[in-house]
RNA sequence: GGGGCUGUAGUCCAGCUUGGUUAAGAUUCCAGGUUUGGGACCUGGCGACGGGGGUUCAAAUCCUCCCAGCCCCA
Repeated sequence: GGGGCUGUAGUCCAGCUUGGUUAAGAUUCCAGGUUUGGGACCUGGCGACGGGGGUUCAAAUCCUCCCAGCCCCA
């Protein structure tokens, strides 16, 4: 220099192919219940689409540029 893959709560991981109404789940954290107390368990809650631009009535999803990580070729 060329090509490919990945990026979503503090952490992990679906949803993208086929755009659609409240972005699912686990765990952490917070509150309550339970317990002599703790742990475990039960209930509830907070918290996320890497960044910019474009297409569209509507974008995590499609297009484009950039950023970061990994892999291959040279």